[in-house]
RNA sequence: GAAGUUGGUGUGGGGGUCGCGGCGGGCCGCAAGGCACGUCGAGGAAAGUCCGGGCUCCACAGGGUAGGGUGCUGGCUAACGGCCAGUCGGGGUGACUCGAAGGAAAGUGCCACAGAAAACAGACCGCCGCCGGUUUCGUUCCGCAAGGAGCGCAGUCGGCGGUAAGGGUGAAACGGUGCGGUAAGAGCGCACCGCCCCCUCGGUGACGAGGGGGGCACGGCAAACCCCACCUGGAGCAAGACCAGUCCGGGAUCGCGGGGCAACCCGCCGACGUGACCCGCGUCGAUUCGAUCUCGAGUCGGUCGCUAGAACCGUCCGGCAACGGACGGUCCAGAGGAAUGACCACCCUUCGCGGCAACGCGGAGAACAGAACCCGGCUUACCGCCAGCUUCAGCG
Repeated sequence: GAAGUUGGUGUGGGGGUCGCGGCGGGCCGCAAGGCACGUCGAGGAAAGUCCGGGCUCCACAGGGUAGGGUGCUGGCUAACGGCCAGUCGGGGUGACUCGAAGGAAAGUGCCACAGAAAACAGACCGCCGCCGGUUUCGUUCCGCAAGGAGCGCAGUCGGCGGUAAGGGUGAAACGGUGCGGUAAGAGCGCACCGCCCCCUCGGUGACGAGGGGGGCACGGCAAACCCCACCUGGAGCAAGACCAGUCCGGGAUCGCGGGGCAACCCGCCGACGUGACCCGCGUCGAUUCGAUCUCGAGUCGGUCGCUAGAACCGUCCGGCAACGGACGGUCCAGAGGAAUGACCACCCUUCGCGGCAACGCGGAGAACAGAACCCGGCUUACCGCCAGCUUCAGCG
């Protein structure tokens, strides 16, 4: 200098004035309420509501199926899809970082385009062998010659076959590199690497190290169905509990009316209309045409749930760590659509201007955001500042 990683902080500090919300006691007031005082009063994410738990109600003998979730190993935890420590794999010179990281030799399915061939594969170019045609050259024989016949090397065309080294296609082509081998080739043979199987050793384990055997059989996709292992009941503070008007329903007593010798019984409305029904209203009919208490139900409303907790701070102990334990200390919003704000001067930081300087003048101290039952995580948003550790490069 450039990086990596971990942690902290969050409208700077301590004052003053005014204001807002909760709680507490005090004074004034018949009450409604008022006055002054004390005390507490947003976040690291209060957010998204993605995951887990507490709490509450409902369901529930136990087990299974379906559905949902998780998916390397060990640990932590109330629990988790979180965290810590490791393993393996990818990236980086490195510190470090990323990983949906079980099973494709249980079954089914899919593998576009390109390509000859895409799964019990295939041969386009190329390479090689054989056969046939043909051309040049060489050579032998026949012929006086023109020319003809045969053989050979090479080229070329066609056919049959071998091959999977090389080219080419593709995300992927039936192990890789090298030597030998071969007509050309090929695990055809061998060495190393990879793969499969077995053994030994180390590790709690994922896994690692070493040795032996096998020429190699088994392409990829499970973020396709599926299989395996483990976890999993539903709804949520508008959960839920208590009090409880009005209205409604039941009962008792009293009153009134009628009946009966009496005990007692019956009634306290009925009919019609209002175009289904109930209430209500209207009309008509009867001498009269009820009152109080209580129970039930639980609407409006009120109270609780509601914040002392897997809490926070400090010291020590155990553990690599996540985390756990012991001791001591602290109390830290709780409300309802919802309070937490404004100003003043001083100090601090920083910027601009002036000045040789001391210093002076002016500006700024921001971003994301706003508790609503509580807690543990994850994710996302964000102005700056500070600290620890580590790596690489250069220089001394």

Annotation:
The RNA shown here (Bacterial RNase P class A) has 396 nucleotides and comes from a Myxococcales bacterium. The organism belongs to Myxococcales, within Bacteria. The prediction has a mean pLDDT of 77. It is recorded under the gene name rnpB.